[in-house]
């Protein structure tokens, strides 16, 4: 030179990830809410048990007029933390969802654990969703970034650079550091 190790530092990819708050479409002239009609005993329920309340001074379903939303999801642009950035799937735990309580069973909202994805765009299908909008997910297929090889082609030629194929991943590259061993 050099090799190995490291929960060391700092960085690259790009229509690059993710969150906030205002603002703007939509949801939606929908839900609630009154009033009228109906209608004639049931409702306040996702489903059981129990309790309670409202109801022939007329309950629910339907229609109709009049008022009249919001929640999530979405768009551009700002500000902010970032590069396993963040996402999905299963599992466990805790909390929450409509008179109370108890259940069951769906959801939602944290957090840990194991697997899976480099990244980003299309298409088909599934799901969620008001939605034809998005979003996940398999699948195919594009572009790109890293790296390793094989070829060519330049150079300052023990390498490095460009082109092209070709395979692999983020537990990864890339640079510096520090430790040991080594000259």
């Nucleotide at each position: 030179a050099g090799u190995g190790a490291g929960a060391a530092u700092a960085g690259a990819g790009g229509u690059g990830c993710a969150a906030a708050a205002a603002c703007c479409a939509u949801u939606a002239g929908u839900a609630c809410a009154u009033a009228g009609u109906g209608g004639g005993a049931g409702g306040c329920u996702g489903g059981u048990g129990u309790u309670g309340c409202c109801u022939g001074a007329g309950a629910a379903a339907g229609c109709u007029a009049u008022c009249g939303a919001a929640a999530g999801g979405g768009g551009a642009a700002u500000u902010u933390g970032c590069c396993g950035a963040a996402g999905u799937a299963a599992a466990a735990u805790a909390a929450g969802u409509a008179u109370g309580c108890a259940u069951c069973a769906a959801c939602u909202u944290a957090u840990u654990u194991u697997a899976c994805u480099g990244g980003u765009c299309c298409u088909u299908c599934a799901u969620u969703g008001a939605a034809c909008a998005a979003a996940u997910g398999u699948a195919g297929g594009g572009c790109u970034g890293u790296c390793a090889u094989a070829u060519a082609g330049u150079g300052c030629c023990a390498c490095a650079c460009u082109a092209u194929a070709u395979g692999g991943a983020g537990g990864g590259c890339u640079a510096u550091c520090u430790c040991a061993c080594g000259c």
A computed fold for a 183-nucleotide RNA from Gracilibacillus suaedae, annotated as Lysine riboswitch aptamer. Taxonomically the source falls in Gracilibacillus (Bacteria, Bacillota, Caryophanales, Bacillaceae). Of the family's consensus pairs, 98% are formed in the model. The sequence was found by an Rfam model in a public genome assembly. Its Rfam family is "Lysine riboswitch aptamer". Rfam's curators write: Riboswitches are metabolite binding domains within certain messenger RNAs that serve as precision sensors for their corresponding targets. Rfam links the family to the GO term lysine biosynthetic process.